[in-house]
About this RNA
This is a predicted structure of a 141-nucleotide RNA (SAM riboswitch aptamer (S box leader)) from Streptantibioticus rubrisoli. The sequence was found by an Rfam model in a public genome assembly. NCBI's taxonomy places the organism under Bacteria, Actinomycetota, Actinomycetes, Streptomycetaceae, Streptantibioticus. The coordinates come from a structure-prediction model, not an experiment, and the mean pLDDT is 82.

RNA sequence: AGCUCAUCCAGAGGGACUGAGGGAACGGCCCGUUGAAGUCCCGGCAACCCUCCUACCGGCCGCGCAGCUGUCAGCCGAGGCCACGGUGGGGAAGGUGCCAAUUCCGGCCCGCGGCGAGGAGCGCCGUGGGGAAGAUGAGGA
Repeated sequence: AGCUCAUCCAGAGGGACUGAGGGAACGGCCCGUUGAAGUCCCGGCAACCCUCCUACCGGCCGCGCAGCUGUCAGCCGAGGCCACGGUGGGGAAGGUGCCAAUUCCGGCCCGCGGCGAGGAGCGCCGUGGGGAAGAUGAGGA
C1' cells in the first nucleotide's frame, strides 16, 4: 500500500509541556488563546480479539408408535448427550481501539411528505432505505 468479513444514532477527561490550528478530503456547519494539533503522565469507556455460563435454536444418540407420509425410514413424542456454530447472559488480566457534535451533516441512487396556484417535469425543504468514501477490529496474502 492493497484484499475479505464485522461494526459505526450507546459510552467515556483531567493534569504537565507547548502555542494556532482542528473536525480525513470537498461543500456546509461547528470546535479553538476560557488554549487547537502534538508529546508525556494519570484516569475512564467499550467489549473486536480473549474468556466463562446457558441446551432456546442447532447437531448427535438410542427409545416409543396415537396419528400422518414418499414405510429398512421420516414427521411426531418424551428423554439423554454435545458449548464446534447461532441466540442470550456474565468477566476484563492482556492485545488493539476510543473518550465535542450519529462517521457532526451532506454529495450518488430509490421511495414518501410538504412548498413553488392544479398535472407532468424540475427545484428547494424534510424524512426513510441503499450506496460511495472513511474509521476501528479480526483474518489472510